[in-house]
RNA sequence: GCCCUAGUAGCUUAACUACAAAGCACUGGUUUUGUAAUCCAGAGACUGAAGAUUAGAAUUCUUCCUAGUGCU
Numbered sequence: 001g002c003c004c005u006a007g008u009a010g011c012u013u014a015a016c017u018a019c020a021a022a023g024c025a026c027u028g029g030u031u032u033u034g035u036a037a038u039c040c041a042g043a044g045a046c047u048g049a050a051g052a053u054u055a056g057a058a059u060u061c062u063u064c065c066u067a068g069u070g071c072u
Stems, first nucleotide, its partner, number of pairs: 001071002004068004010024004026042004048064005
């Protein structure tokens, strides 16, 4: 330098163009002599950035940014 993959909650991952979900973690409660575990409830995301297409974009397209694999 070229090609490809990924970027979503604190972490790990989901999500047919229409409404962003789950586990762990966190907070409060329940339980226990006490802690952990269990159970219940709650909060937490302008989906890497900027544009384009569309009635409607996390999803499609373009250009960048970051990380990584491969080739040279």
The RNA shown here (transfer RNA) has 72 nucleotides and comes from Xenoconger fryeri.
It is recorded under the gene name trnT.
The RNAcentral record of the sequence draws on ENA.
It matches the Rfam family "tRNA". The family's RNA type in Rfam is transfer RNA.